[in-house]
RNA sequence: CUUAUCAAGAGCGGCGGAGGGAUCGGCCCGAUGAAGCCCGGCAACCUGCAUGUGCAAGGUGCUAAAUCCGGCGGUAGCAGUAUCGAAAGAUGAG
Numbered sequence: 001c002u003u004a005u006c007a008a009g010a011g012c013g014g015c016g017g018a019g020g021g022a023u024c025g026g027c028c029c030g031a032u033g034a035a036g037c038c039c040g041g042c043a044a045c046c047u048g049c050a051u052g053u054g055c056a057a058g059g060u061g062c063u064a065a066a067u068c069c070g071g072c073g074g075u076a077g078c079a080g081u082a083u084c085g086a087a088a089g090a091u092g093a094g
Stems, first nucleotide, its partner, number of pairs: 001094006011039001013038003019029003023071004040063003045059002047056004067088001072085005
């Protein structure tokens, strides 16, 4: 850079000790224990075996809230707002 997906799913465990949710704004989570690591778990993109849909789980990934919501634009509305599409981001494959 290209492409697919992003409303489902997943711990009352151990270590650890104050931060975390990409970014900015908001709003949240956190000493009734954050990040990180280990174990457990979820899923099935690649992969393997059968074959048009299954089985497995080797390589990733994920395991609060829709990608937590918005940030640019369209439509409706006086407005709060609603809705659609981008952008940005994440993950896989190339």
Molecule: SAM riboswitch aptamer (S box leader)
Organism: mouse gut metagenome